[in-house]
Bacterial RNase P class A from a Thermodesulfobacteriota bacterium, 384 nucleotides, folded computationally. Lineage of the source: Bacteria > Pseudomonadati > Thermodesulfobacteriota. The gene name in the source record is rnpB.

RNA sequence: GGAGUAGAACAGAUGAUCGCCGCCUCGCGCUUGCGGGGGGGAGGAAAGUCCGGACUCCGAAGGACAGGAUGCUGGGUAACGCCCAGUCCCGGAAACGGGAAGGAAAGUGCCACAGAAAGGAAACCGCCCGGCGCUCGCUCCUGAGCGCCGGGUAAGGGUGAAAGGGUGAGGUAAGAGCUCACCAGCCCUGCCGGUGACGACAGGGGCUCGGUAAACCCCAUCCGGAGCAAGACCAAAUAGGGGGACGUUCGAGGGUGGUCCGCCCGAGUCCCCGGGUAGGUCGCACGACCCCGGCAGCAAUGCCGGGGCUAGAUGAAUGAUCAUCGCCCCGAUUGCGGGUGACCGUGUCGGGAAACAGAAUCCGGCUUAUGGGCUGCUCCGACA
Numbered sequence: 001g002g003a004g005u006a007g008a009a010c011a012g013a014u015g016a017u018c019g020c021c022g023c024c025u026c027g028c029g030c031u032u033g034c035g036g037g038g039g040g041g042a043g044g045a046a047a048g049u050c051c052g053g054a055c056u057c058c059g060a061a062g063g064a065c066a067g068g069a070u071g072c073u074g075g076g077u078a079a080c081g082c083c084c085a086g087u088c089c090c091g092g093a094a095a096c097g098g099g100a101a102g103g104a105a106a107g108u109g110c111c112a113c114a115g116a117a118a119g120g121a122a123a124c125c126g127c128c129c130g131g132c133g134c135u136c137g138c139u140c141c142u143g144a145g146c147g148c149c150g151g152g153u154a155a156g157g158g159u160g161a162a163a164g165g166g167u168g169a170g171g172u173a174a175g176a177g178c179u180c181a182c183c184a185g186c187c188c189u190g191c192c193g194g195u196g197a198c199g200a201c202a203g204g205g206g207c208u209c210g211g212u213a214a215a216c217c218c219c220a221u222c223c224g225g226a227g228c229a230a231g232a233c234c235a236a237a238u239a240g241g242g243g244g245a246c247g248u249u250c251g252a253g254g255g256u257g258g259u260c261c262g263c264c265c266g267a268g269u270c271c272c273c274g275g276g277u278a279g280g281u282c283g284c285a286c287g288a289c290c291c292c293g294g295c296a297g298c299a300a301u302g303c304c305g306g307g308g309c310u311a312g313a314u315g316a317a318u319g320a321u322c323a324u325c326g327c328c329c330c331g332a333u334u335g336c337g338g339g340u341g342a343c344c345g346u347g348u349c350g351g352g353a354a355a356c357a358g359a360a361u362c363c364g365g366c367u368u369a370u371g372g373g374c375u376g377c378u379c380c381g382a383c384a
Stems, first nucleotide, its partner, number of pairs: 001380007010371001012325007020041002023038006043356001047367002050365005055227004067223005072086005087101001088099004102218002107216002109212003124157002126153011165183006184208001186205005192199002231282004241273006253265004289308008328352006335346004
């Protein structure tokens, strides 16, 4: 320098100008509003809404079925399908990464194409044995070849992802765990290490039993439902409901009008109560919260001490421009320092870049999107 791999963090700062949304306060209006001042105002994913919880209501709050999820071990947590540490298997040369990792000897199903046969299976070619026929040779006993029929054979060939242990020896008509030795695997027993998954060792057994459960299924564990448009409270106008008072030739009430009389209209008028709607308030920002330190633990995490208060909007605000600085990248360098050197550090000049994105009850995760850099580790190369 290159390739790879893992991890932790950041997502600029200050100032000026112009704006946006709540809150507090002062002044003027005092009906809504106007003006000044102060203070606050998104994220690592606010996203997808996938998983788990808090909280709220329903079900008196129990059981069963169905359905769903999960599935090696130990630990963490409010909980999880998440996280940490390990075991085993797989990938990689390594750093490291991945695993939906219980049961196929409970049962059922499936195993494309090819192939004779895809299971307690199978004889296509080959090999071997027997019978018959033909041909050839012939010392006339029989031998060889070919064809047909019957049988044996899983050694060899061929098909396939897969044909059911491997190698060698014996054995046989030819073969075969048929027998034996060693190796691999399975099961059983003992013993050692480990909390455990599991690992090491020794002995024995039948000799080997196909794969597939993100196929049905079986086993174990967990799960009641709906969701902040949850839910609680306050509460108009109009209409309707309940009750009361007065009233319909004994005229309530209304109009005219300053008032009374008068005149006109006239069967309803007024009050109270309760429910619901519009609208408003709460829920709703002190919480499994944030920062720093210590202790326990390999870690996830827990405990203790100190400090802090950090958006709560409701069609939804948090922005734009400019300047300076910081960080970083690229190029140049006859500056300085280090080094034998490749080169490194620092300085100067010029140029350049901010991506994905937008809270809506809250929290813990996962996944996805995304910018430039930093650190550890592995391997390779070059130079000295």